[in-house]
Context: one part of a larger RNA
Molecule: small-subunit ribosomal RNA, 3' major domain
Organism: uncultured bacterium
RNA sequence: UGACGGGGGCCCGCACAAGCGGUGGAGCAUGUGGUUUAAUUCGAAGCAACGCGCAGAACCUUACCAACCCUUGACAUGUGUAUCGCGGUUCCAGAGAUGGUUCCUUCAGUUCGGCUGGAUACAACACAGGUGCUGCAUGGCUGUCGUCAGCUCGUGUCGUGAGAUGUUCGGUUAAGUCCGGCAACGAGCGCAACCCCUAUCAUUAGUUGCCAGCACAUAAAGGUGGGGACUCUAAUGAAACUGCCUACGCAAGUAGAGAGGAAGGUGGGGAUGACGUCAAGUCAUCAUGGCCUUUAUAUCCGGGGCUACACACGUGCUACAAUGAGCAGUACAAUGGGUUGCCAAGCCGCGAGGUGGAGCCAAUCCCGCAAAACUGUCCUCAGUUCAGAUUGCAGGCUGCAACUCGCCUGCAUGAAGCCGGAGUUGCUAGUAAACGCGCGUCAGCUAUAGUGCGUUGAAUACGUUCUCGGGCCUUGCACA
Numbered sequence: 001u002g003a004c005g006g007g008g009g010c011c012c013g014c015a016c017a018a019g020c021g022g023u024g025g026a027g028c029a030u031g032u033g034g035u036u037u038a039a040u041u042c043g044a045a046g047c048a049a050c051g052c053g054c055a056g057a058a059c060c061u062u063a064c065c066a067a068c069c070c071u072u073g074a075c076a077u078g079u080g081u082a083u084c085g086c087g088g089u090u091c092c093a094g095a096g097a098u099g100g101u102u103c104c105u106u107c108a109g110u111u112c113g114g115c116u117g118g119a120u121a122c123a124a125c126a127c128a129g130g131u132g133c134u135g136c137a138u139g140g141c142u143g144u145c146g147u148c149a150g151c152u153c154g155u156g157u158c159g160u161g162a163g164a165u166g167u168u169c170g171g172u173u174a175a176g177u178c179c180g181g182c183a184a185c186g187a188g189c190g191c192a193a194c195c196c197c198u199a200u201c202a203u204u205a206g207u208u209g210c211c212a213g214c215a216c217a218u219a220a221a222g223g224u225g226g227g228g229a230c231u232c233u234a235a236u237g238a239a240a241c242u243g244c245c246u247a248c249g250c251a252a253g254u255a256g257a258g259a260g261g262a263a264g265g266u267g268g269g270g271a272u273g274a275c276g277u278c279a280a281g282u283c284a285u286c287a288u289g290g291c292c293u294u295u296a297u298a299u300c301c302g303g304g305g306c307u308a309c310a311c312a313c314g315u316g317c318u319a320c321a322a323u324g325a326g327c328a329g330u331a332c333a334a335u336g337g338g339u340u341g342c343c344a345a346g347c348c349g350c351g352a353g354g355u356g357g358a359g360c361c362a363a364u365c366c367c368g369c370a371a372a373a374c375u376g377u378c379c380u381c382a383g384u385u386c387a388g389a390u391u392g393c394a395g396g397c398u399g400c401a402a403c404u405c406g407c408c409u410g411c412a413u414g415a416a417g418c419c420g421g422a423g424u425u426g427c428u429a430g431u432a433a434a435c436g437c438g439c440g441u442c443a444g445c446u447a448u449a450g451u452g453c454g455u456u457g458a459a460u461a462c463g464u465u466c467u468c469g470g471g472c473c474u475u476g477c478a479c480a
Base pairs, nucleotide, nucleotide: 001480002479004476005475007474008473009472010471011470012469013468015464016463019427020426021425022424023423026318027317028316029315030314031313032312033311034309035308042053043052064304065303073127077126078125079124080122081121082120083119084118087104088103091100092099093098107117108116109115129293130292132291133290134289138287139286140282141281142280143278145276150189151188152187153186154185155184156165157164158163169180170179171178195270196269197268198267200238201237202236203235204234205233206232210227211226214225215224216223241264244258245256246255247254248253320420324379326377327376328375329374336367337366338365341360342359346355347354348353386417391412392411393410394409395408396407397406433456434455435454436453437452438451439450
């Protein structure tokens, strides 16, 4: 000087408390451990591994396994020789890779010289190849403490020195934020602001969006003429600064059911992550040193596996019902996506779907009926008109192909489950909880995941004694 303390003081955080909802019990989905297996590829391991890498394992992916092939190689460059292409196609063997075979076609430039370029085949060798090892050799990227308020430097001063001071102190703040004081005076990286979205208004613009007023028209509808008022769209600007008032204070600032205002003291949200810590994670995104392999640890191919199942754990979904289930009727969104695409009307089918073909490269057309809500009716507390696992049969779709191993539909079947022990977790407001909708990946899908969007919309916070984590000062120290 740090680190540590079941030392002290001050302060903060959904950290506790106050509340609301879960999880831990059930069934299923998914990940992991374990076990099994020819293989169940590999990585991730307290928080910070476990719906994680995987924004989608039937083949492919694929790295794994047992077979069948291949060896200058699936891919690159160079040398030599030969050919002139590439490409398409018939048949045979085979699981395919591959091997044999038939036919069509016969590269470009040119100084007409196998001269130049390009392509293919063959041979030998340099080499290729490796998701093989080492993340404790590395780059890059990332997690974490933590969006915590800290981490440092120059000059000066103090100390023999390591170092100290500044950065401590008194206030204040979300903040090393600012003020006052002070052997310090300044500065840098962080904080804040500058950036984006959102809440209000104005101006400009008015189609594909809108429809107040004026007309036309219809079963109905901005459907039509027209209009720019309104909504909206998307560009520019205004607006919030403790600016004003009162109280307290030297100041910074704090308090106020103060005024005005759409918004008030960081308005709400996002992006943004200092010096560093964990030899944290990743050699399997990629790059890369070293090591290893080279008729195999490379490459090709069909099949299998990654989907196994006495069990254990994590994360979720659906329920256990009446604040509910079924049936019927009736409303109200936003974000997005669409040409190898989204697919309307009509018709067929109980339905998944089929047919059909209009429109749309989209504020125009389509996906596309939002669902909870509301109204009516029925059920009357029961393992039920709750719940839907499992299984049988019959179908639909994608795709060379749904046996291992896809999704969906109809009929039948109708398991556990009556609110969950010890414990544990999320959340402070348009939040929790509830409800649906979109998107990426994608032929299809195991999505109940991930990531966005809107609709309905709470309760509680006395307080900081305690638990956990963190910041500053101080003290002790058998630690460095």